[in-house]
RNA sequence: GGGGAUAUAGCUCAGUUGGUUAGAGCGCUACGUUGACAUCGUAGAGGUCCACAGUUCGAGUCUGUGUAUCCCCACCA
Numbered sequence: 001g002g003g004g005a006u007a008u009a010g011c012u013c014a015g016u017u018g019g020u021u022a023g024a025g026c027g028c029u030a031c032g033u034u035g036a037c038a039u040c041g042u043a044g045a046g047g048u049c050c051a052c053a054g055u056u057c058g059a060g061u062c063u064g065u066g067u068a069u070c071c072c073c074a075c076c077a
Base pairs, nucleotide, nucleotide: 001073002072003071004070005069006068007067010026011025012024013023019057028044029043030042031041032040050066051065052064053063054062
């Protein structure tokens, strides 16, 4: 330098053909249960879906550019 993949909650991830409320597990907080802890149950908090633009009535989802991480190829030493 060329090509590809990924980016969604604190962590690991899902999200269908673009569709009206953005989710799961673990973790966290509170309450219940216990003499206490653990387990279990109930409830809750936590997101501008990497950034900026575009398409659209409507974008986590499609397009472009950039950024970060990873993989392959090439080049130089």